RNA sequence: UAUUCUCAGGGCAGGGUGUAAUUCCUGACCGGCGGUAACCCCAAAAGGGAAGCCCGCGAGCGCCUGGCAGUUUAUCUGUUAGGGUCAGCAGAUCUGGUGUAAUUCCAGGGCCGACGGUAAUAGUCCGGAUGGGAGAGGAUA
Numbered sequence: 001u002a003u004u005c006u007c008a009g010g011g012c013a014g015g016g017u018g019u020a021a022u023u024c025c026u027g028a029c030c031g032g033c034g035g036u037a038a039c040c041c042c043a044a045a046a047g048g049g050a051a052g053c054c055c056g057c058g059a060g061c062g063c064c065u066g067g068c069a070g071u072u073u074a075u076c077u078g079u080u081a082g083g084g085u086c087a088g089c090a091g092a093u094c095u096g097g098u099g100u101a102a103u104u105c106c107a108g109g110g111c112c113g114a115c116g117g118u119a120a121u122a123g124u125c126c127g128g129a130u131g132g133g134a135g136a137g138g139a140u141a
Base pairs, nucleotide, nucleotide: 001141002140003139004138005137006136007135014026015025016024028124029123030113031112032057033056034055035054040049041048042047052111053110060089061088062086063083064082065081066080067079068078069077070076093109094108095107096106097105115127116126117125
């Protein structure tokens, strides 16, 4: 480098209002993948681990391109295939401490979370999804 196989996301307890809410209020809970790291964690050492909000990536929606259908062209709508250098939706961190050095350690407070559905507004329920995938590991050449 090529082929191939396997793996690859968690979470509303309790209370309130109401005809109706795991969707509102209160409170609870969760944190994909790679990078970075200092004295934090593991190790005798070599070395390894460690960030939702530091840098980047991924799925979804949108957007763009092609096909097909809606009687023709264009538009538009639907559907399907493709595009990740289109990056729009689209994110979110401060204060104190230690120190030469920390948005990463310690302490405290705060904040963020696709689309569609719903008897009522959803990070947590249901659905596309027995899908896709950043990537991780193995085998073979």

The RNA shown here (FMN riboswitch aptamer (RFN element)) has 141 nucleotides and comes from Thalassospira marina. Taxonomically the source falls in Thalassospira (Bacteria, Pseudomonadota, Alphaproteobacteria, Rhodospirillales). Its Rfam family is "FMN riboswitch aptamer (RFN element)". Gene Ontology term of the family: FMN binding.